[in-house]
Context: one part of a larger RNA
RNA sequence: UGACGGGGGCCCGCACAAGCGGAGGAACAUGUGGUUUAAUUCGAUGAUACGCGAGGAACCUUACCCGGGCUCAAACGCCGAAGGGACAUUCCCCGAAAGGGGAUUGGCCAGCAAUGGUCUUCGGCGAGGUGCUGCAUGGUUGUCGUCAGCUCGUGCCGUGAGGUGUCGGCUUAAGUGCCAUAGCGAGCGCAACCCCCACCGACAGUUGCUAACUGGUCAAGCAGAGGACUCUGUCGGGACUGCCGGCGCAAGCUGCGAGGAAGGCGGGGAUGACGUCAAAUCAGCACGGCCCUUACGUCCGGGGCGACACACGUGUUACAAUGGCAGGUACAGCGGGAUGCCAUGGGGCGACCCAGAGCGGAACCCGAAAACCUGUCUCAGUUCGGAUCGCAGGCUGCAACCCGCCUGCGUGAAGUCGGAAUCGCUAGUAAUCGCGGAUCAGCAUGCCGCGGUGAAUACGUAAGCGGGCCUUGCACA
Numbered sequence: 001u002g003a004c005g006g007g008g009g010c011c012c013g014c015a016c017a018a019g020c021g022g023a024g025g026a027a028c029a030u031g032u033g034g035u036u037u038a039a040u041u042c043g044a045u046g047a048u049a050c051g052c053g054a055g056g057a058a059c060c061u062u063a064c065c066c067g068g069g070c071u072c073a074a075a076c077g078c079c080g081a082a083g084g085g086a087c088a089u090u091c092c093c094c095g096a097a098a099g100g101g102g103a104u105u106g107g108c109c110a111g112c113a114a115u116g117g118u119c120u121u122c123g124g125c126g127a128g129g130u131g132c133u134g135c136a137u138g139g140u141u142g143u144c145g146u147c148a149g150c151u152c153g154u155g156c157c158g159u160g161a162g163g164u165g166u167c168g169g170c171u172u173a174a175g176u177g178c179c180a181u182a183g184c185g186a187g188c189g190c191a192a193c194c195c196c197c198a199c200c201g202a203c204a205g206u207u208g209c210u211a212a213c214u215g216g217u218c219a220a221g222c223a224g225a226g227g228a229c230u231c232u233g234u235c236g237g238g239a240c241u242g243c244c245g246g247c248g249c250a251a252g253c254u255g256c257g258a259g260g261a262a263g264g265c266g267g268g269g270a271u272g273a274c275g276u277c278a279a280a281u282c283a284g285c286a287c288g289g290c291c292c293u294u295a296c297g298u299c300c301g302g303g304g305c306g307a308c309a310c311a312c313g314u315g316u317u318a319c320a321a322u323g324g325c326a327g328g329u330a331c332a333g334c335g336g337g338a339u340g341c342c343a344u345g346g347g348g349c350g351a352c353c354c355a356g357a358g359c360g361g362a363a364c365c366c367g368a369a370a371a372c373c374u375g376u377c378u379c380a381g382u383u384c385g386g387a388u389c390g391c392a393g394g395c396u397g398c399a400a401c402c403c404g405c406c407u408g409c410g411u412g413a414a415g416u417c418g419g420a421a422u423c424g425c426u427a428g429u430a431a432u433c434g435c436g437g438a439u440c441a442g443c444a445u446g447c448c449g450c451g452g453u454g455a456a457u458a459c460g461u462a463a464g465c466g467g468g469c470c471u472u473g474c475a476c477a
Base pairs, nucleotide, nucleotide: 001477002476004473005472007471008470009469010468011467012466013465015461016460019425020424021423022422026317027316028315029314030313031312032311033310034308035307042053043052064303065302066301067300068299069298070297076126077125078124079123080122081121082120083119084118087106088105090103091102092101093100094099109116110115128292129291131290132289133288137286138285139281140280141279142277144275149188150187151186152185153184154183155164156163157162168179169178170177194269195268196267197266199237200236201235202234203233204232205231209226210225213224214223215222240263243257244255245254246253247252319418323377324376325375326374327373328372329371336365337364340359341358344355345354346353347352384415389410390409391408392407393406394405395404431453432452433451434450435449436448437447
């Protein structure tokens, strides 16, 4: 000087407390451990692994296993030699395919030529490796932590390591600021500048809108028309403790004070200092070294990654009456769409099929579900719950046996609110309800977004957890 203390002081954080909802019990989905296996490819492992890499394993992917092939090679650069009619079409045989063997047809590339280009065969230098090392590395990332810290120049102090500044008082979300001060300044962080939301104005007016006028309908901005309004979109304005009262030297704090759409950081996002964990990644990519080279490369068929006594994590659905079922009636936003989204009509109980308009889209797809109204069920393992299994179908795809999703009928399991212990959340939040998107032929209870309905509680900081500052002690460096 740091680190540490079951030392002290001060202060924060859904850290506790106050509340609301969960997970831990059940079934299933998914990831992991373990076990099994020819293989169950590899990585990630307290917080910071475990619906993680994977934003989508039937084949492919695919790296694993078994089997069958290739060896200048699946792809790429160059050189040498030989051959051919640049090259391409169609087909046959063996085969699971890859691969191997053979036939046929069409057509003469550039250049005067030499030759070149191209194809095949042979040889060679490079190739190729998801093989190893993340403890050789780059790049990127997690985490402490959006915590308020981490440093420098010069001056001063100290023999020196170093200190001071950065401490103290007040204040702040903040090393934010004020005062004080052997310090004076500065940098990276904080804040601000950026984006979205909330109010207003100007400009613009179609595919959006409809106040006035006109036409028109069972109805309807449906039409003429209009730019007022909503909205869309660009540019501006607006909030700064600016004003008032109280406290304070000041910074600032405070007020159901004013005005205002918004008030003291208005809400959300992006943004992550010096560094820590030899943290993660050689399997995104790049790269040093080592290793393989008729194989540790590469192609194909099939299998596996999907196994299953079990254990854990994350979720979905429930255990019901604030509910289930049936009928009726409403109201969104984000966003996507041409090998696409599909209105409408017809068929089917349905998944879906057939026909078929519109839309490369403020125009069409595009009517959400909880909610509300009416009826029914009457507390039961039930009209709760839907696992599991049987049969019959639909869709995608070369192909759904291993191993997809969906529909109908039947079947109807566990489950009556969950031990110890544990998680999230402070407002348009939690909870609850549906919708869209990426990936994607098909396949979501996951992920990323969107809107609808919409709470309770916070006295407070003694203690437990994590963190910041000062101080003290010292077995440690």
A computed fold for a 477-nucleotide part of an RNA from an uncultured bacterium, annotated as small-subunit ribosomal RNA, 3' major domain. RNAcentral holds the full RNA, with entries from ENA and SILVA. Its mean pLDDT, the model's own confidence on a scale to 100, is 85.